[in-house]
């Protein structure tokens, strides 16, 4: 240092339920277990949702992140194991 094993000991925990928070997106908490080897952390570059507020405008309309996803690609910052190379 690659790599990530039908290995060990743990580890989170998607749908979808209940509770709250929030204008949505969506968060958080409890159940739950598709999955995941950084499914730990950071919104920096792209991506993708929301559109309250503010803008055009006169509509069942658009545009707009300062609001959100890191379980969507990347980078960065920290990490547990070791069968193999």
């Nucleotide at each position: 240092c690659g790599u990530g094993a039908c290995a060990a000991g743990g580890g989170c925990a998607a749908a979808c339920c209940c509770g709250u928070c929030g204008a949505a997106a969506g968060g958080c908490g409890g159940g739950g277990a598709c999955g995941c080897a950084a499914a730990g952390c950071c919104a920096c570059c792209g991506g993708u949702c929301u559109a309250a507020g503010g803008g055009a405008c006169g509509g069942u309309u658009c545009c707009u992140a300062a609001g959100a996803c890191g379980g969507c690609g990347g980078g960065g910052c920290u990490g547990c194991c070791a069968a193999c190379g």

Predicted 3D model of an 85-nucleotide RNA (c-di-GMP-I-GGC riboswitch aptamer) from a Gammaproteobacteria bacterium. Taxonomically the source falls in Gammaproteobacteria (Bacteria, Pseudomonadati, Pseudomonadota). The prediction has a mean pLDDT of 89.